[in-house]
Annotation: The part of an RNA shown here (large-subunit ribosomal RNA, domain VI) has 253 nucleotides and comes from a Planctomycetota bacterium. RNAcentral holds the full RNA, with entries from ENA. It matches the Rfam family "Bacterial large subunit ribosomal RNA". On this family, see Yusupov et al., Science 2001: "Crystal structure of the ribosome at 5.5 A resolution". Gene Ontology terms of the family: structural constituent of ribosome and ribosome. Its mean pLDDT, the model's own confidence on a scale to 100, is 87. The organism belongs to Planctomycetota, within Bacteria.
Context: one part of a larger RNA
RNA sequence: CGCAGGAAGACUGAGGGAGUUUGCUCUUAGUACGAGAGGAUUGGAGCGGACGCACCUCUGGUGUGCGAGUUGGUCUGCCAAGGCCACUGCUCGGUAGCUAUGUGCGGAACGGAUAAACGCUGAAGGCAUCUAAGUGUGAAACCCGUCCCGAGAUUAGUCUUCCCAUGAGGCACCUCGAAGACUACGAGGUAGAUAGGCGGAGUGUGUAAGCGUGGUAACACGUUUAGCUAACCCGUACUAAUUAGCCGAUUGG
Numbered sequence: 001c002g003c004a005g006g007a008a009g010a011c012u013g014a015g016g017g018a019g020u021u022u023g024c025u026c027u028u029a030g031u032a033c034g035a036g037a038g039g040a041u042u043g044g045a046g047c048g049g050a051c052g053c054a055c056c057u058c059u060g061g062u063g064u065g066c067g068a069g070u071u072g073g074u075c076u077g078c079c080a081a082g083g084c085c086a087c088u089g090c091u092c093g094g095u096a097g098c099u100a101u102g103u104g105c106g107g108a109a110c111g112g113a114u115a116a117a118c119g120c121u122g123a124a125g126g127c128a129u130c131u132a133a134g135u136g137u138g139a140a141a142c143c144c145g146u147c148c149c150g151a152g153a154u155u156a157g158u159c160u161u162c163c164c165a166u167g168a169g170g171c172a173c174c175u176c177g178a179a180g181a182c183u184a185c186g187a188g189g190u191a192g193a194u195a196g197g198c199g200g201a202g203u204g205u206g207u208a209a210g211c212g213u214g215g216u217a218a219c220a221c222g223u224u225u226a227g228c229u230a231a232c233c234c235g236u237a238c239u240a241a242u243u244a245g246c247c248g249a250u251u252g253g
Stems, first nucleotide, its partner, number of pairs: 001152001005163007015149004021049007033038001051106005059100004066093005071086006111143002117137004169247003173189005194240003197236004204228002210223005
C1' cells in the first nucleotide's frame, strides 16, 4: 500500500515447513525347531543412547549493580568507622536474567495405496502357470495421521461484537517491557500501577555500627540469627507519563 468505512476478537485452511532414529533387558520360553550343541518367529512389558523442542522447580555455571572476609597504599586531622586505587586488588558465597552437564516432553499408534516378495482364481496352451481379464497379503520409503506457520490464498475467505458528520479510528509524543540492532511487537499515559521512588514480604550474605562486659593485648561475648540486601513478588500516585498537535468520512450503513 492492497483486501472499497473504521476497530476488536474468534475461526476456516489453499498452501508451506518440521518431524520420521536406534539399542538392550525381562517375558512369551529354554517353548517351536534340533540327535545334541544350540535356540527362535510372533505378541507383551520395561530401561537406555544419540537427536530435537521447551523450561529454570531441583543440581550446577555465570552473576565487574548484592553480602562478607582480607593484603598494600592513599584520603576523610587522629582513634574507630569508611571512600578510592591495585585484573572486580585478591578470596568466599550469591538474587533476577541467561544457561547445561539440570528438568519435562517428543519420534508413535491407526488408516490408504504400493515395492520386492508371497498368494487366490485363471486362460492363451484340455495340463501347468500369481497375470493376460479379475482379485488378495505385503516395508523405516509414498499419501494421511502428529506439531508449527498460514487469507498478499490479489480467488485477498468466514463468524461475532462495537463505533462514526457532536470526528470513529490512527499517527506522533511521553513512561516502559520476560519485545527488540533500527524498525516492528506488546503494556500504559492521571477515569493511571507504565517506570522510578517509598512501604512490606522474600532471597542472599552471615550476627552491622555504636555501646557495654571480660582481657595488658590480639580479640571474645552481649545487645543480635543482627545489619545490609540488584534485576524478583505484593502494595502505594510521592515523581515522571501535561495541555496541546497531525492525519482522517469516498461509491459503506